Description: This is a predicted structure of a 71-nucleotide RNA (transfer RNA) from a Patescibacteria group bacterium. It matches the Rfam family "tRNA". It is annotated as a transfer RNA. Taxonomically the source falls in Bacteria candidate phyla (Bacteria). The coordinates come from a structure-prediction model, not an experiment, and the mean pLDDT is 81. The sequence was found in a public genome assembly.

RNA sequence: GGGCCCGUGGUAUACCGGUAACAUGCUUCCAUGGCAUGGAAGAGUAGCGGGUUCGAUUCCCGCCGGGUCCA
Numbered sequence: 001g002g003g004c005c006c007g008u009g010g011u012a013u014a015c016c017g018g019u020a021a022c023a024u025g026c027u028u029c030c031a032u033g034g035c036a037u038g039g040a041a042g043a044g045u046a047g048c049g050g051g052u053u054c055g056a057u058u059c060c061c062g063c064c065g066g067g068u069c070c071a
Stems, first nucleotide, its partner, number of pairs: 001070007010024002013021001018054001026042005047063005
């Protein structure tokens, strides 16, 4: 330098055109004398920019970052 793959709550992973889910963690409350366990509620997310579309996490392009292969 070139090809391919990946980027989603704090973490690990789903979903793949119709406003994103599960587990774990976090906060508050209940239960207990207290801890643990359990129950209820809540906060927190599609790498960045542009395009297509009525509508983009999803499709297209560029950039950035990571992985892998070739030179």